[in-house]
RNA sequence: UGGAGUGGGUGCAUGAUCGCCGGCAACAUUUGCCGGAGGAAAGUCCGAACUCCACAGGGCAUGGAGGUUCGUAACACGAACCGGGGGCGACCCCGGGAAAGUGCCACAGAAAAUAUACCGCCCCGCUUGCGGGGUAAGGGUGAAAAGGCGAGGUAAGAGCUCACCGCUUUCAUGGCGACAUGGAAGGCAGGGUAAACCCCUCCCGGAGCAAGACCAAAUAGGGAAACAUUUGAGGGCUGCCCGUCCGACGUUUCCGGGUAGGUCGCACGAGGUGCCGGGCGACCGGCAUCCUAGAUAAAUGAUCAUGGCCCGCAAGGGUACAGAAUUCGGCUUAUAGCCCACUCCACUUU
Numbered sequence: 001u002g003g004a005g006u007g008g009g010u011g012c013a014u015g016a017u018c019g020c021c022g023g024c025a026a027c028a029u030u031u032g033c034c035g036g037a038g039g040a041a042a043g044u045c046c047g048a049a050c051u052c053c054a055c056a057g058g059g060c061a062u063g064g065a066g067g068u069u070c071g072u073a074a075c076a077c078g079a080a081c082c083g084g085g086g087g088c089g090a091c092c093c094c095g096g097g098a099a100a101g102u103g104c105c106a107c108a109g110a111a112a113a114u115a116u117a118c119c120g121c122c123c124c125g126c127u128u129g130c131g132g133g134g135u136a137a138g139g140g141u142g143a144a145a146a147g148g149c150g151a152g153g154u155a156a157g158a159g160c161u162c163a164c165c166g167c168u169u170u171c172a173u174g175g176c177g178a179c180a181u182g183g184a185a186g187g188c189a190g191g192g193u194a195a196a197c198c199c200c201u202c203c204c205g206g207a208g209c210a211a212g213a214c215c216a217a218a219u220a221g222g223g224a225a226a227c228a229u230u231u232g233a234g235g236g237c238u239g240c241c242c243g244u245c246c247g248a249c250g251u252u253u254c255c256g257g258g259u260a261g262g263u264c265g266c267a268c269g270a271g272g273u274g275c276c277g278g279g280c281g282a283c284c285g286g287c288a289u290c291c292u293a294g295a296u297a298a299a300u301g302a303u304c305a306u307g308g309c310c311c312g313c314a315a316g317g318g319u320a321c322a323g324a325a326u327u328c329g330g331c332u333u334a335u336a337g338c339c340c341a342c343u344c345c346a347c348u349u350u
Stems, first nucleotide, its partner, number of pairs: 001346010012307007020036007038321001042332002045330005050208004063203004067081005082095005096199002101197002103193003118139002120135007147165002150162003166188001167186008212264004222255006234246004271290008308319004
């Protein structure tokens, strides 16, 4: 100098006028002052707080999570580590089980899994290019062919035998653990797919702030009391009468009901910032300090001026993604331009 990797920051500024929402103060209906979108407010994908409903206890199903340990209120999150893969490297990506069972796998190929033999190789027989047998080392097909490689062995071959590597079982040592290292035994499982069924371990009740609580015009229906009506419908006690009890309809008051509307929930919280301490780290603890939108069909806007930055010779144009709706922790996605820190590779110069 060029090209990369990882992490982080910022997200136009100032002023004027007229408005909109909230708060406070005066005042008494108008004034004054203060505050008014984000890093993602987004997707609504996870996890919670909060609220109501359901619930003795247990199990099954459905759904979800999936290396280990730690962090956290919790997590499909994060940190460190373990194993595998990619990259020269900084660094990045992946994560239970296919050696329990079932299913599926185009084309090619002899054969895709009780096996099997197209070309070869070897032995025997003879009719010399055929028959019988052996083999799976070599070739061929395929993403994948019943361990790899070397030596011995053999007619040719073959874990047939042996060493090393791989695998399974088992033992020892180290580690909290995933796992690592070493020893012994077995000649040895057999392609892929679990976001196919399935198996293993763990977790899980439902609905959501339009939750829910309170105040409360109105309407329907409900309850109570008092009064009125006595030629009181009707009913109970009865076979009938008397008697007695209840009592529709009416008026008033109260309770209750809960629509319109209003208030709360609702802005002080697993909160932000700084310093100190603990921890490899995520994070945790202590002290100090700060208060920062709260609308409800939904305010946060419009116009102008000046200055940044970008494009353009200039005139002029542009200034990303995007707009809160109960709140918080994450993840994912979108994002013009600019800035910072650490690291890697190549080349050049000293």

Predicted 3D model of a 350-nucleotide RNA (Bacterial RNase P class A) from a Desulfurivibrionaceae bacterium. RNAcentral holds the sequence, with entries from ENA. It is recorded under the gene name rnpB. The prediction has a mean pLDDT of 75. It matches the Rfam family "Bacterial RNase P class A". Rfam describes the family as follows. Ribonuclease P (RNase P) is a ubiquitous endoribonuclease, found in archaea, bacteria and eukarya as well as chloroplasts and mitochondria.